Record summary
A computed fold for a 76-nucleotide RNA from a Patescibacteria group bacterium, annotated as transfer RNA. The RNAcentral record of the sequence draws on ENA and MGnify. The same sequence occurs in records of 8 taxa. Its mean pLDDT, the model's own confidence on a scale to 100, is 83. Rfam family: tRNA. It is annotated as a transfer RNA. Rfam describes the family as follows. Transfer RNA (tRNA) molecules are approximately 80 nucleotides in length.
[in-house]
RNA sequence: GGGGCGGUAGCCAAGGCGGUCACGGCACCGGUCUGAAAAACCGGCUAUGAGGGUUCGAUUCCCUCCCUCCCCACCA
Numbered sequence: 001g002g003g004g005c006g007g008u009a010g011c012c013a014a015g016g017c018g019g020u021c022a023c024g025g026c027a028c029c030g031g032u033c034u035g036a037a038a039a040a041c042c043g044g045c046u047a048u049g050a051g052g053g054u055u056c057g058a059u060u061c062c063c064u065c066c067c068u069c070c071c072c073a074c075c076a
Base pairs, nucleotide, nucleotide: 001072002071003070004069006067007066010026011025012024019056028044029043030042031041032040049065050064051063052062053061
C1' cells in the first nucleotide's frame, strides 16, 4: 500500500430486511427475606466509534475519517 471482519452501557453480547419505548447476561443501586450475610425473588440504572449525505424518519443505507484484529504485497 491492497483486501476483509468488527466498534452497541462499567464488562460480555443480540438485532442491522429503515418506523414509538434498542433483546439479554454479569456488575451496580433500592427493596423483600435473615440475628447478619450469601443465595433466591421483585424493581431500577446506563449504550449504537466520529463527521457529513440520502430520507418525513438512520443503530440500520451511502461517503470520508479514527480505532481493534486477520490475510496479502512491498521495504529493510